[in-house]
Model confidence (mean pLDDT): 83 of 100. This is a predicted structure of a 72-nucleotide RNA (transfer RNA) from Blattella germanica. The sequence is in RNAcentral, with records from GtRNAdb. A source record names the gene tRNA-Thr-TGT-17-1.

């Protein structure tokens, strides 16, 4: 330098065009002499960033950034 892949709550990941979810973590409650566990409820994400296509984009296209792999 070229090619491919990844980027979504604090963490690990789902989500193949129609108002974004799970587990863990966190907060509150129940229970306990107390803690943990268990159970119930809840907070938290302008989906890396900028543009394009579309009535509508986390999803399709392009650029940029960060990371991983390959070729020379």
């Nucleotide at each position: 330098g070229c090619c491919u892949c990844u980027u979504u709550g604090g963490c690990u990941c789902a989500g193949u065009g129609g108002u974004a979810g799970a587990g863990c973590a966190c907060u509150g409650g129940u229970c306990u002499u107390g803690u943990a566990a268990a159970c119930c409820a809840g907070u938290g994400g302008u989906c890396g960033u900028g543009a394009g296509u579309u009535c509508a984009g986390u999803u399709c296209u392009c650029g940029c950034a960060a990371g991983a792999g390959g070729c020379a």